The RNA shown here (SAM riboswitch aptamer (S box leader)) has 102 nucleotides and comes from Lacicoccus alkaliphilus DSM 16010. The prediction has a mean pLDDT of 84. RNAcentral records the identical sequence in 2 taxa. The RNAcentral record of the sequence draws on Rfam and Ribocentre.
[in-house]
């Protein structure tokens, strides 16, 4: 980096440096000098794997990652429904996470 499986409408802040980007792409909306990424400090969220713990298939933040604006911010390929503008579900594509095996 590629491959497998699961899951993705829930949740969770502030201070400090820094200085203009950020929300994978694309198109769009949209968050930002009333301060964006990245770091650093202290905090939380959450049961993905472990381990504790119990068998009321729960609980626990110990351990290892992870996350902490909007539904993965929506939409981006197929198919189907509603008379239709436009909406509705479903199922890929892509992308994030967590384990595996290699």
């Nucleotide at each position: 980096c590629a491959c497998u499986u699961a899951u993705c409408c829930a949740g969770a802040g502030a201070g400090a440096u820094g200085g203009a980007g950020g929300g994978a792409c694309u198109g769009g909306c949209c968050c930002u000098u009333u301060g964006a990424a990245a770091c650093c400090u202290c905090g939380g969220c959450a049961a993905c794997a472990g381990g504790c713990u119990g068998u009321a298939c729960g609980g626990u933040a110990c351990u290892g990652u992870g996350c902490c604006a909007a539904u993965u911010c929506c939409a981006g390929g197929a198919a189907g429904c509603c008379a239709a503008a436009g909406g509705c579900u479903u199922u890929g594509a892509a992308g994030a996470u967590a384990a595996g095996a290699a």